[in-house]
Molecule: transfer RNA
Organism: Candidatus Uhrbacteria bacterium RIFCSPHIGHO2_02_FULL_57_19
């Protein structure tokens, strides 16, 4: 340099254009002499960035940026 995949909560990953989720995790609280299971329950997200389509974009397009992989 060409090609492709991905980027979403703190780590893992869902999300047919229509209210942004789970699951580990964090905090409180119950329960215990205590911790630890366990049970309730908050909290935490500028959806890589900027631009486009559209009533309406996490999604579709287009560009860069980053990460992984392949050709050369």
């Nucleotide at each position: 340099g060409c090609c492709g995949a991905c980027g979403u909560a703190g780590c893992u990953c869902a999300g047919c254009g229509g209210c942004a989720g789970a699951g580990c995790g964090g905090c409180a609280c119950u329960u215990u002499u205590g911790u630890a299971a366990a049970g309730u329950g908050c909290g935490g997200g500028u959806c890589g960035u900027g631009g486009g389509u559209u009533c309406a974009a996490g999604u579709c397009c287009c560009a860069c940026c980053g990460u992984c992989g392949g050709c050369u």